The part of an RNA shown here (large-subunit ribosomal RNA, domain VI) has 288 nucleotides and comes from a Nitrososphaerales archaeon. The RNAcentral record of the full RNA draws on ENA. Its mean pLDDT, the model's own confidence on a scale to 100, is 80. Lineage of the source: Archaea > Thermoproteati > Nitrososphaerota > Nitrososphaeria > Nitrososphaerales.
Context: one part of a larger RNA
RNA sequence: UGGUGGCCGUCUGAGGGGAAGCUGUCCUCAGUACGAGAGGAACAGGGCAGCGUGGCCUCUGGCGUACCGGUUGUCUGAUAAGGCAAUAGCCGGGCAGCUAAGCCAUUGAGGAUAAGAGCUGAAAGCAUCUAAGCUCGAAGCCUCUCCUGAAAAUAGACCGCCUUUCACAUUACUGCCUCUUUCGGGAGGCAGGUGUGGACGAGAGCUGGGAUAGAAGAUCCCGUUGAUGGAACAGAGGUGUGCGCUGGAAGGCUUAGGCCGACCAGUUUAGCCUGCUGUCCCCAAUCG
Repeated sequence: UGGUGGCCGUCUGAGGGGAAGCUGUCCUCAGUACGAGAGGAACAGGGCAGCGUGGCCUCUGGCGUACCGGUUGUCUGAUAAGGCAAUAGCCGGGCAGCUAAGCCAUUGAGGAUAAGAGCUGAAAGCAUCUAAGCUCGAAGCCUCUCCUGAAAAUAGACCGCCUUUCACAUUACUGCCUCUUUCGGGAGGCAGGUGUGGACGAGAGCUGGGAUAGAAGAUCCCGUUGAUGGAACAGAGGUGUGCGCUGGAAGGCUUAGGCCGACCAGUUUAGCCUGCUGUCCCCAAUCG
């Protein structure tokens, strides 16, 4: 853009896609059928496992250059706090997120058939699965169960909501009303019809805040009738007990008065931090 108004929601399913399954072993069948014995099945049903496929992050782990801590060298005069060390200096942890080695799900039914097995049955008095007709029959084919799919142009269905208006001109023809009539009709108006024009408006897009979305478009949510993002606060969580102060302290130095001092303990389940959850209109989603 189209689908002959628009929007939200729920569907149908023509069509399209897939390999989404495959295998092993065990139990039962059963020490049965079979077989002199030795030996020794199958159909059907069930359990477990492996591989593959799809999804997920509760658990187990990995990464985790958000984050927290330890520590070496050097620099900012020192403390504190930091910069740099081949775009983490090195090391110990680690939420969200991503992820596998982790977790979850992963064949059953129906239909038509192939080879094949048959029924009835002629040609051909018999016979014959075939010529007419009919019944079965596979990990294969098709359908359902999985995903997608109204742009399926025969362009679908349903619920709900909004809109479907006004003016002018014309009016062959049709219908209705009023007036008039010499009853043949005539005049005018309205509606249907046609043309032109200007608005309104459902709604959409733009715009603004964003994420369950994301290369750009797109998708989805929100916009004061508001918790959409930020800030703040609380929770949950990560790290592991901050600075300062107080009390100790091996030892060193000393003018013997004292000074320095790694480190330890307390204050302190501290401090620092948060892509998560919530509260709250403080800020920004104003007005358009």